[in-house]
């Protein structure tokens, strides 16, 4: 100095509902599996504090990784 957001990889940083892909589960399709299609579940946004009507986002501090 950079990074820390779902099981994994990441996006979201002009402050205003937290998302995408893969994976998982369910259903459709198939003799069956895979593939494909439809849908669902899953997140104290590293911890604490501050500013604000409102913080993943701004400020302070601590922790971890490079």
């Nucleotide at each position: 100095g950079g990074c820390g957001u779902a099981g994994c990889a990441c996006a979201g940083u002009u402050g205003g509902u937290a998302g995408u892909g893969c994976a998982u589960c369910u259903g459709a399709u198939u003799u069956g599996u895979a593939a494909u299609c439809a849908g669902a579940g899953g997140g104290u946004c590293g911890g604490g504090g501050g500013u604000u009507c409102a913080a993943a986002u701004c400020c302070c501090u601590c922790c971890g990784c490079c």

Predicted 3D model of a 66-nucleotide RNA (transfer RNA) from a bovine gut metagenome.
Model confidence (mean pLDDT): 81 of 100.
It matches the Rfam family "tRNA". Its family is annotated with triplet codon-amino acid adaptor activity in the Gene Ontology. Rfam describes the family as follows. Transfer RNA (tRNA) molecules are approximately 80 nucleotides in length.